[in-house]
Predicted 3D model of a 134-nucleotide RNA (c-di-AMP riboswitch aptamer (ydaO/yuaA leader)) from a Syntrophomonadaceae bacterium. Lineage of the source: Bacteria > Bacillati > Bacillota > Eubacteriales > Syntrophomonadaceae.
RNA sequence: AAUUCUCGUAUGCUUAAUCCUGAAAGCUCUUUCAGGAGCGGGGGAACCAUUUUUUGGGGUGAAUCCAGAUAUUCUGGUAGGGCUCCCUAGCCCAAAUCCGGCAGCUAACCUCGUAAGCAGUCACAGGGGUGAAU
Numbered sequence: 001a002a003u004u005c006u007c008g009u010a011u012g013c014u015u016a017a018u019c020c021u022g023a024a025a026g027c028u029c030u031u032u033c034a035g036g037a038g039c040g041g042g043g044g045a046a047c048c049a050u051u052u053u054u055u056g057g058g059g060u061g062a063a064u065c066c067a068g069a070u071a072u073u074c075u076g077g078u079a080g081g082g083c084u085c086c087c088u089a090g091c092c093c094a095a096a097u098c099c100g101g102c103a104g105c106u107a108a109c110c111u112c113g114u115a116a117g118c119a120g121u122c123a124c125a126g127g128g129g130u131g132a133a134u
Stems, first nucleotide, its partner, number of pairs: 011119004018037009038114006048104001056102001057099004065077004080093005085128004
């Protein structure tokens, strides 16, 4: 000096999952606990709605449905969803899990969550637009 790999700051992305305060512990800036704000979910009247309960039912979530063959999952597609400021275009996801016989909507009210995962050299199409700073 070049290349490759690993970790990772600022920062960015999915998501409700962020911020603040106090205490304790330790590797001194991280963990745990408690509280609050913000954000998000569930239950729950009247009115309205529902004819529907083994053909079980329901919730969170974008994640539903179809076909095929497999053998316990896979392949292809798809309702739906995400990223790039937007369009064209491109690249992806289309899972998982909970309640436990039971829940429509729903003011008051009650209650719960605030996990997790990923990127973090640069540049590489056309057109349109917006905001911030100075």